[in-house]
RNA sequence: UUAUUAUAUGGAGCGCCUGGACUUCAUUUGAAGUUGACGAGGACUAGGUUUAUCGAAAGAUUCGGCGGAUGACCUAGAGGCAUGAUGCUGCCUGUAAAGAUGAGCAAAAAUCAGGAGUGAUCCUGAAACAAAUAUCAUUGGGCAUCCAC
Numbered sequence: 001u002u003a004u005u006a007u008a009u010g011g012a013g014c015g016c017c018u019g020g021a022c023u024u025c026a027u028u029u030g031a032a033g034u035u036g037a038c039g040a041g042g043a044c045u046a047g048g049u050u051u052a053u054c055g056a057a058a059g060a061u062u063c064g065g066c067g068g069a070u071g072a073c074c075u076a077g078a079g080g081c082a083u084g085a086u087g088c089u090g091c092c093u094g095u096a097a098a099g100a101u102g103a104g105c106a107a108a109a110a111u112c113a114g115g116a117g118u119g120a121u122c123c124u125g126a127a128a129c130a131a132a133u134a135u136c137a138u139u140g141g142g143c144a145u146c147c148a149c
Stems, first nucleotide, its partner, number of pairs: 014067004019063001020035006038055003044077007078093005084146005099139005111126006
């Protein structure tokens, strides 16, 4: 360096079930099960507060609860941009101003096909359907002092 094998990881819209709903068996109480959010997006560090972004489906059990959490806001620190340097100020977080306009991205349910289960239900495949953020394009944009020309 290459090949093979094994293990781990590829980050949390995530995990759980003491309620409810549902199934099977036993029969009135019990036992064993099923369900309980579809993806997109999201991390500078520390602390605090908080019912933590976006739409899809359904037309309400995606009800209800517990835990966690990359959100938002505030404070402090680190870093970046606005200028070559420093300070202030503003905006951001390594693709490191905001703002404006435009472009731009899914999966499930449902449908069809197949499979597992006595069943509730679950698994697999096929073509399709968002919004926000990121991103891209255009636009946009400080003050004072100093240095260089």
Molecule: glmS glucosamine-6-phosphate activated ribozyme aptamer